[in-house]
RNA sequence: GAGAUGGCCGGAUAGCCGCUGUCGUUCAGGAUUUCUGACGAUGGAGGAAAGUCCGGGCUCCACAGGGCAGGCUGCCAGGUAACGCCUGGGGGGCGCGAGCCCACGGAAAGUGCCACAGAAAACAGACCGCCUACCCCGGACAGGUUUCUGAUCCGGGCGGCAAGGGUGAAAAGGUGCGGUAAGAGCGCACCGCGCUGCCGGUAACGGCAGUGGCAGGGUAAACCCCAGCCGGAGCAAGACCAAAUAGGGAAGCGCGCGCCGCAAGGCGCGACCCGUGGCCCGCGGGUGCUUCCGGGUAGGUCGCUCGAGGCGUCCGGUGACGGGCGCCCCAGCUGAAUGGCUAUCGGCGGCGCCCCAGCGCCGUUACAGAACCCGGCUUACAGGCCAUCUCCA
Numbered sequence: 001g002a003g004a005u006g007g008c009c010g011g012a013u014a015g016c017c018g019c020u021g022u023c024g025u026u027c028a029g030g031a032u033u034u035c036u037g038a039c040g041a042u043g044g045a046g047g048a049a050a051g052u053c054c055g056g057g058c059u060c061c062a063c064a065g066g067g068c069a070g071g072c073u074g075c076c077a078g079g080u081a082a083c084g085c086c087u088g089g090g091g092g093g094c095g096c097g098a099g100c101c102c103a104c105g106g107a108a109a110g111u112g113c114c115a116c117a118g119a120a121a122a123c124a125g126a127c128c129g130c131c132u133a134c135c136c137c138g139g140a141c142a143g144g145u146u147u148c149u150g151a152u153c154c155g156g157g158c159g160g161c162a163a164g165g166g167u168g169a170a171a172a173g174g175u176g177c178g179g180u181a182a183g184a185g186c187g188c189a190c191c192g193c194g195c196u197g198c199c200g201g202u203a204a205c206g207g208c209a210g211u212g213g214c215a216g217g218g219u220a221a222a223c224c225c226c227a228g229c230c231g232g233a234g235c236a237a238g239a240c241c242a243a244a245u246a247g248g249g250a251a252g253c254g255c256g257c258g259c260c261g262c263a264a265g266g267c268g269c270g271a272c273c274c275g276u277g278g279c280c281c282g283c284g285g286g287u288g289c290u291u292c293c294g295g296g297u298a299g300g301u302c303g304c305u306c307g308a309g310g311c312g313u314c315c316g317g318u319g320a321c322g323g324g325c326g327c328c329c330c331a332g333c334u335g336a337a338u339g340g341c342u343a344u345c346g347g348c349g350g351c352g353c354c355c356c357a358g359c360g361c362c363g364u365u366a367c368a369g370a371a372c373c374c375g376g377c378u379u380a381c382a383g384g385c386c387a388u389c390u391c392c393a
Stems, first nucleotide, its partner, number of pairs: 001391009011345007019044007027037003046367001050378002053376005058234004070230005075089005090104001091102004105225002110223002112219003127165002129161003135157006141150003173191006192214001193212008238302004248293006255270006271287006309328008346365008
């Protein structure tokens, strides 16, 4: 100088003016175990309070058990209340390195898909190329002698090959030697792969030995298969108190007439409106006042902040984490408090005084803001600090 990993901070002080929770007062007022005000004391945003993406607590509903459907997860072991989180390890990839990244079960169950290019994209294939040993035809040449033959050469046919070229993200494993007409796991050695055994490891997996010339492309954040997990809704959960108005239920009183009774009172009949119906009878409902009851709305109270809590220290563990002891109490709002102004000092950047130092001036000081509570992940963030490590000079 360039990086890697882990952790931390994210303005300070004073004054003035406010907001809000709790507690107190020999204070004030009122409708007086309380409410309002005043005064005093004390508490008052975050590392992400955010996104609402996972996991849990808590609440209500549902539920014998199991299955189907659906969703999520996917190397192994551990941590945890739980997790898709964290720690440690294995395997693969990247980097000189410190380190970083990985959805990392199954494609020798089934189905689907694979653009362009290319001969062929899957029951593998043959464009260029290589070969002409075997078989057939023709010719040359040679031998033989007239009907033939061929360890020779040329051309063609029938064919062989998959090494090389070429296409592609991907084409029946790679390198070398042998082999062959040319070639090829055709043969061999090493590497790779499959299977078997032994050894190490809790396991993932690794090592060694033997064995098979070797299964047949890729894709499962495509369907699917395998294994594991998951009941639903959410603090607008849920519980309690409870106006006014309207409506529901019950009881009583009330209008007119008649009868009984000394009386208090009792019994019976009646009026009006609406529905049914063509009309009548009949049937049903309603008509004023008071009191009580229950449901429920507005409103209020609780849930509500002591919790898988924080700090310190010791012990166990490689670590995530667990355990013991001591100390502490640290927002609780709801038309939603936690704010504003001034001054001084900081941090960072720029300019000037020739450079450094120092001084002065100007600019800038982020992301964002609790709403039932925790554990994570992800994303945003001016500027700064610490520790350990790597590479280069």
The RNA shown here (Bacterial RNase P class A) has 393 nucleotides and comes from uncultured Thiolapillus sp. Model confidence (mean pLDDT): 76 of 100. The RNAcentral record of the sequence draws on MGnify. It matches the Rfam family "Bacterial RNase P class A". Its family is annotated with ribonuclease P activity, tRNA processing and dimeric ribonuclease P complex in the Gene Ontology. It is annotated as a ribozyme.